This is a predicted structure of a 349-nucleotide part of an RNA (small-subunit ribosomal RNA, central domain) from Mantamonas sphyraenae. Model confidence (mean pLDDT): 88 of 100.
[in-house]
Context: one part of a larger RNA
RNA sequence: CUGGGCGUAAAGAGUACGUAGGUGGUUUAUUAAGUUAAAAGUGAAAGCCCAAAGCUUAACUUUGGAAUUGCUUUUAAAACUGGUAAACUAGAGUUUAAUAGAGGAUAGUGGAAUUUCUAAUGUAGAGAUAAAAUUCCUAGAUAUUAGAAGGAACACCAGAGGCGAAGGCGACUAUCUGGAUUAAAACUGACACUGAGGUACGAAAGCAUGGGGAGCAAACAGGAUUAGAUACCCUGGUAGUCCAUGCCCUAAACGAUGAGUGUUAAAUAUUGGAAAAUAAAACUUUUCAGUGUUAAAGCUAACGCGUUAAACACUCCGCCUGGGAAGUACGGCCGCAAGGUUGAAACUU
Numbered sequence: 001c002u003g004g005g006c007g008u009a010a011a012g013a014g015u016a017c018g019u020a021g022g023u024g025g026u027u028u029a030u031u032a033a034g035u036u037a038a039a040a041g042u043g044a045a046a047g048c049c050c051a052a053a054g055c056u057u058a059a060c061u062u063u064g065g066a067a068u069u070g071c072u073u074u075u076a077a078a079a080c081u082g083g084u085a086a087a088c089u090a091g092a093g094u095u096u097a098a099u100a101g102a103g104g105a106u107a108g109u110g111g112a113a114u115u116u117c118u119a120a121u122g123u124a125g126a127g128a129u130a131a132a133a134u135u136c137c138u139a140g141a142u143a144u145u146a147g148a149a150g151g152a153a154c155a156c157c158a159g160a161g162g163c164g165a166a167g168g169c170g171a172c173u174a175u176c177u178g179g180a181u182u183a184a185a186a187c188u189g190a191c192a193c194u195g196a197g198g199u200a201c202g203a204a205a206g207c208a209u210g211g212g213g214a215g216c217a218a219a220c221a222g223g224a225u226u227a228g229a230u231a232c233c234c235u236g237g238u239a240g241u242c243c244a245u246g247c248c249c250u251a252a253a254c255g256a257u258g259a260g261u262g263u264u265a266a267a268u269a270u271u272g273g274a275a276a277a278u279a280a281a282a283c284u285u286u287u288c289a290g291u292g293u294u295a296a297a298g299c300u301a302a303c304g305c306g307u308u309a310a311a312c313a314c315u316c317c318g319c320c321u322g323g324g325a326a327g328u329a330c331g332g333c334c335g336c337a338a339g340g341u342u343g344a345a346a347c348u349u
Base pairs, nucleotide, nucleotide: 004320005319006318007303008302012317014201015200016199017198021194022193023192025088026087027086028085029084030083031082033081034080035077036076037075038074039073040072041071042070049065050064051063052062053061054060091191092188093187094186095185096183097182098181099180103177104176105175106174107173108172109171110154115149116148117147118146119145120144121143125136126135162169163168206247207246208245209244210243211242215241216240220236221235222234223233258316259315260314261313262312263311266294267293268292269291270290271289272288273287274286275285276284298305299304322349323348324347331342332341333340334339
């Protein structure tokens, strides 16, 4: 390499969009590039293989054959793939009418709570812990009441519930805006799938500049604990957490399961629609689209998966090939930096 694989053994890129490329629905006609058949030419000789002959035999040599699976040209075939032309509607999309939703962005508003401040009441403790101490407090704390300020997060509703490509999204209102689903027709007529490079998005932490700073809290300080205690516990507390703009681009970025299409028993729960029956309704029946659980067949080393497949098939991409050294070194690219990405070998086992 041919292979064999990728939920947990090595292996699905964090996610999407999309270029090249690869692959691609039904029918008819045509073409003849692929494909198939035949013929001709060529495929040096030697060697290999087969048969025979010559040296007494063998090795060796000679003669003939086969083989040279290939290439070129010509002729023919037209099922399949491709090309061309015409058509179709089952894929895909558009229009119409509805529906659900923490999908996104911006602006505004709200109440509970924490903290601080002011005023009042009030007096000796409060707070913390296993127990304490550090800490706060007669300059009046803690507690209670009233008011104010400011920041951050949105209890109940809340659900194995919903939405989003993923990251993720949860108070309320308005504006702008993306996607999805259902129903019934009409329209376009394969316009599709995947996707190397590429582009965009991408939790938290971190970085830059300017704001903001209530609570929490790396670092740090103190008190304890302890043989020690650079910890766990306690009292404080700065970056940070928040906002704007720009970077960073990584996670057990997980369903540890790439995307798409079709096929293959059921049962049950739930979310969003639609239809039928009924006087009406319902946990009635049917049917789409999701989200869960159990489970037949099948698969799997087992665990388990099981119409949301890890079943049966096809298309395209990514990735793996013993452990360590190592996601390291070197080089390239990217970054303000931190670092990211690509990514070895010696040696060892």